[in-house]
């Protein structure tokens, strides 16, 4: 770097040192000189592993190994439903009939993260 399988709308900030970036990627919005990213330092969250326990349960009970600590993985992106659309309006096609059109909701891919295992 890869492949597998589970989770991802909960939770949880100071300080010091640094000095212009950050939120993975495009766009959007948003953080940021009232101090970004890293880096120490202490506090916190939170039960994937491992540990303990015994009612056997997707429980409990503990921060030992990681992990996390701004906005839902911050939203979107690709596909499907539905919505808009009973009829009337609006826009775009169409001579007419009749047909599409963002907003929006909900599915499920992808990607990513993060923990186990693999190779």
């Nucleotide at each position: 770097a890869c492949c597998u399988u589970a989770u991802c709308a909960c939770g949880a900030g100071u300080g010091a040192c640094g000095g212009a970036g950050g939120g993975a990627u495009g766009g959007g919005c948003c953080c940021g000189a009232u101090g970004a990213a890293g880096u120490c330092a202490c506090g916190g969250c939170a039960a994937c592993c491992g540990g303990c326990c015994u009612u056997u349960a997707u429980a409990g009970c503990a921060a030992g190994g990681u992990g996390c600590c701004a906005a839902a993985u911050c939203c979107c992106g690709c596909a499907g439903c539905g919505g808009g659309c009973a009829c009337a309006c609006c826009u775009c096609c169409g001579a007419c009939a009749g047909g599409a059109g963002a907003a929006c909701g909900c599915u499920g891919a992808c990607a990513g993260a993060u923990a186990a295992g693999g190779a």
SAM riboswitch aptamer (S box leader), 119 nucleotides, folded computationally. Its mean pLDDT, the model's own confidence on a scale to 100, is 82. The model forms 97% of the base pairs in the Rfam consensus. It was read from a public genome assembly, where an Rfam model found it.